Molecule: Bacterial RNase P class A
Organism: Micavibrio sp.
RNA sequence: CCAGAAGAACGGAUGGCCGCUCCUGACCUUGUGUCGGGGGAGGAAAGUCCGGGCUUCACGCAGAUACGAUGCCGGCUAACGGCCGGGCAGGGCGACCUGACGGAAAGUGCAACAGAAAACAAACCGCCGAUGGCUAUCUUCGGAUAGAUCAGGCAAGGGCGAAACGGUGGGGUAAGAGCCCACCGCGGGGCUGGUAACAGCCACGGCAUGGCAAACCCCAUCGGAAGCAAGACCAAAUAGGGGCCGCGCAUAGGGCUGUCUGCGCCUUGUGGCCCGGGUUGGUUGCUCGAGGUGAUUGGUAACAAUCAUCCCAGAUGAAUGGUCAUCGGGUGGGAAACCACUUACAGAACCCGGCUUACAGGACUUCUGGUAUU
Numbered sequence: 001c002c003a004g005a006a007g008a009a010c011g012g013a014u015g016g017c018c019g020c021u022c023c024u025g026a027c028c029u030u031g032u033g034u035c036g037g038g039g040g041a042g043g044a045a046a047g048u049c050c051g052g053g054c055u056u057c058a059c060g061c062a063g064a065u066a067c068g069a070u071g072c073c074g075g076c077u078a079a080c081g082g083c084c085g086g087g088c089a090g091g092g093c094g095a096c097c098u099g100a101c102g103g104a105a106a107g108u109g110c111a112a113c114a115g116a117a118a119a120c121a122a123a124c125c126g127c128c129g130a131u132g133g134c135u136a137u138c139u140u141c142g143g144a145u146a147g148a149u150c151a152g153g154c155a156a157g158g159g160c161g162a163a164a165c166g167g168u169g170g171g172g173u174a175a176g177a178g179c180c181c182a183c184c185g186c187g188g189g190g191c192u193g194g195u196a197a198c199a200g201c202c203a204c205g206g207c208a209u210g211g212c213a214a215a216c217c218c219c220a221u222c223g224g225a226a227g228c229a230a231g232a233c234c235a236a237a238u239a240g241g242g243g244c245c246g247c248g249c250a251u252a253g254g255g256c257u258g259u260c261u262g263c264g265c266c267u268u269g270u271g272g273c274c275c276g277g278g279u280u281g282g283u284u285g286c287u288c289g290a291g292g293u294g295a296u297u298g299g300u301a302a303c304a305a306u307c308a309u310c311c312c313a314g315a316u317g318a319a320u321g322g323u324c325a326u327c328g329g330g331u332g333g334g335a336a337a338c339c340a341c342u343u344a345c346a347g348a349a350c351c352c353g354g355c356u357u358a359c360a361g362g363a364c365u366u367c368u369g370g371u372a373u374u
Stems, first nucleotide, its partner, number of pairs: 001370007010361001012327007020040008028031001042345001046356002049354005054227004067223005072086005087101001088099004102218002107216002109212002124158002126154003131151002134147005166184006185207001186205002189202005231284004241275007252268005291310008328343006
């Protein structure tokens, strides 16, 4: 210098003027007043996908079952499906990256097309002619040789497929085959190392047990439901509900049976006061918290402990803005001075811990491979 890998940050700056919201001090005109001081979006505030706090409802305790989620091992954490470290598998020359990574000898099920066959194996092309027959020749009449391959033997090679019933080499055989042997793989056993996942070694077994559990299922662990529009408090007008009192009247009206009569029961209009409920509205929940920053100590790390220090948005028809100037960044033009345009993604709403997704731009640290020079 070129090509890469990993990590941690930043996310325009300064000033003037005019506003908005919250807190606070002073003043008097007591008004959501005036003046002064202070705070005022993010790394993701986003998606609302996990985990918790908090709140209401449900709930005697324990177990089982159903449903859902998770799933190598160890650690961290309030908790997690998160993070850290490790193992194994796959990819990369490498730095490093990726992985729903428990169980397929509990059971059920599935595999398009192709293919003989997709799992109690089977035989399309093929190989063989040992064995039993057939034909021909020879014969010492016992049989021998040759041919075809009828019965039969085989699965080495070919072919199909994403996948074909251990692999490679040798022996063996009629041809073959774990049929036998060596190595590898696999299986269960032992020893060693490791907390463990797992790894290494030893002897044994002739191979039995193919794949899929992001198919049902089995095993283990965890899980009550809904959410700040939760929930609590205050409470106007109108209508409607209840109680008491006053006035009015009822020799009435209505209802209690399809109709009529009698008797009985209930009920009514208006004014005032009170109660109850809680719509609109207001207050609260509301921001000091598993909090931030720095140092030290322990730990490989995630993280924890101790000390010091800081207070850092709380809107609700919903503030956090607008404008001007100067300086930055980017693009284009120009020889230059300079000019024009542009300035990412996005934007709190009860609060935290994560994950995921979006993001102009330049800059930093560590590492890998290559090239050149010394």